Predicted 3D model of a 73-nucleotide RNA (transfer RNA) from a Candidatus Woesearchaeota archaeon.
[in-house]
RNA sequence: GGGGCGGUAGCUCAGCUUGGUAGAGCAUCGGACUUUUAAUCCGGUGGUCGCGGGUUCAAAAGCGUCCGCCCAG
Numbered sequence: 001g002g003g004g005c006g007g008u009a010g011c012u013c014a015g016c017u018u019g020g021u022a023g024a025g026c027a028u029c030g031g032a033c034u035u036u037u038a039a040u041c042c043g044g045u046g047g048u049c050g051c052g053g054g055u056u057c058a059a060a061a062g063c064g065u066c067c068g069c070c071c072a073g
Base pairs, nucleotide, nucleotide: 002071003070004069005068006067007066010026011025012024013023020057028044029043030042031041032040050065051064052063
């Protein structure tokens, strides 16, 4: 240098194929329950979707590039 997979919330990941409100679990914060803690239940906070530019009414998604892992050589 060629090919494949991955990068999305503090962590683990889904969503991409077919463009249409950015989500789940855990964690964290508040509350309920309890003598207290834990557990359980309810609610909240939290992401310029690695980066860049392009198309579009609309981009996590198409293009390029960077990083990580793997394959062939």
The prediction has a mean pLDDT of 82. NCBI's taxonomy places the organism under Archaea, Nanobdellati, Candidatus Woesearchaeota.